Description: The RNA shown here (c-di-GMP-I riboswitch aptamer) has 85 nucleotides and comes from Vibrio ishigakensis. The RNAcentral record of the sequence draws on Rfam and Ribocentre. The coordinates come from a structure-prediction model, not an experiment, and the mean pLDDT is 78.

Parts: sequence; structure tokens; C1' cells
RNA sequence: UUCGGGAAUGGCCAAACCUGUCGUGAGAUAGGGACGGAAAGCUGCGGGUCUCUGGCAAGGAGCUAGAGAUAGCCGGGUUGCAAAU
Repeated sequence: UUCGGGAAUGGCCAAACCUGUCGUGAGAUAGGGACGGAAAGCUGCGGGUCUCUGGCAAGGAGCUAGAGAUAGCCGGGUUGCAAAU
């Protein structure tokens, strides 16, 4: 120096909930707040879930097309901090 594992500590992120703003909505964002997190950094590429609009259906359930949301649902891709040993 590289690879694998990796405790304490320092630092980092911040669920639910509350308030303001934005959005038809799922949700987003800022502040407060901590349930948790070693990728809870980034990425909608695959699947899942959710929303809106249209279609099929007598209606509902359900299916389907399009447009979205979710990276803290799972997988993939990509980048990556300190540290005993």
C1' cells in the first nucleotide's frame, strides 16, 4: 500500500408525530423531533407496494395502458469516512 473481517469512540443520517409551504393524490420540502441506520450516500435498471388519469367490466372486485411516488420494501449498478486488532 492492497484485499477480507471489524469493537469502542468521534462525526454522519433521521422513522413516527407536530408546524409552515408545494402537490388532485401517493408524497415532497423546511424547522422541530428520534424509531432506527454501516451505505438510511447516489441511481427508478428489475421486481414489489402506493397514487392519479383512461380503457375493459352492469357495478364492485379485478385486469390493463399511460403518467407519477417510494432508494428507510427487496435485488442490481455505482461511490465511499475514522478506527483497536